[in-house]
C1' cells in the first nucleotide's frame, strides 16, 4: 500500500423499516432430557467530524486487527 470492524459468536444489510443463523432465556410438547413448535430479550452500526431533509452506508481524520513490499 491493500482488506476487515454490525447482537455472546459467524455473517448479510451498499442512502429512508438494523436483520438471520447458531448460542443463552421463557413457554408447549416428554416421567426426564434431547430434538421439535412459538414467543420474548439482547445493538453508542469501532471512535470523532464532514455531506445530506435522513448516513451502518458517502466523504475525512484517528484507532484496532489480519495481509503485501521495504
Nucleotide at each position: 500500500g491493500g482488506a476487515u470492524g454490525u447482537a455472546g459468536c459467524u455473517c448479510a444489510g451498499c442512502g429512508g423499516g438494523a436483520g438471520a443463523g447458531c448460542a443463552g432465556c421463557g413457554c408447549g410438547u416428554u416421567u426426564g432430557c434431547a430434538a421439535c413448535g412459538c414467543g420474548a430479550a439482547g445493538g453508542u452500526c469501532g471512535c470523532g467530524g464532514g455531506u445530506u431533509c435522513a448516513a451502518a452506508u458517502c466523504c475525512c481524520g484517528c484507532c484496532a486487527u489480519c495481509u503485501c513490499c521495504a
A computed fold for a 70-nucleotide RNA from a Candidatus Dojkabacteria bacterium, annotated as transfer RNA. Its mean pLDDT, the model's own confidence on a scale to 100, is 83. It matches the Rfam family "tRNA". The organism belongs to Candidatus Dojkabacteria, within Bacteria. The sequence is in RNAcentral, with records from ENA.